A computed fold for a 107-nucleotide RNA from Fictibacillus phosphorivorans, annotated as SAM riboswitch aptamer (S box leader).
The sequence is in RNAcentral, with records from Ribocentre.
Model confidence (mean pLDDT): 85 of 100.
The source organism's lineage runs through Bacteria, Bacillati, Bacillota, Bacilli and Fictibacillus.

[in-house]
RNA sequence: UGCUUAUUCAGAGAGACCGAGGGAUCAGGCCCUAUGACGUCCGGCAACCUCCAUAAUGGAACGGUGCUACUUCCUGCAGAAUGAUGAUUCAUUCUGGAAGAUAAGUC
Numbered sequence: 001u002g003c004u005u006a007u008u009c010a011g012a013g014a015g016a017c018c019g020a021g022g023g024a025u026c027a028g029g030c031c032c033u034a035u036g037a038c039g040u041c042c043g044g045c046a047a048c049c050u051c052c053a054u055a056a057u058g059g060a061a062c063g064g065u066g067c068u069a070c071u072u073c074c075u076g077c078a079g080a081a082u083g084a085u086g087a088u089u090c091a092u093u094c095u096g097g098a099a100g101a102u103a104a105g106u107c
Base pairs, nucleotide, nucleotide: 002106003105004104005103006102007101008100013042015041016040017039021032022031023030026076027075028074029073043068044067045066048064049063050060051059052058053057072099077096078095079094080093081092082091083090084089
């Protein structure tokens, strides 16, 4: 780096350092940010691997990761329902998908 499987509306600081952009990418929107964002450290959350008991399942959190504004911030592709319009079409909601993220496994 590729592939497979699972998860992706819950949860998590009024700390220290830093100093200008940031919320993956492209587009459109909406936001965060000198009252200091992003990042790093510490703290915290969760429980995929792990450990303990087990029929289902429940518990632990020392270790390997992960996460810690906004649903993965929202939409983008397909279908359905409802509403608006003379119509092309538009809006909202739902379902599925794509892409991404994380874990475990694998070449």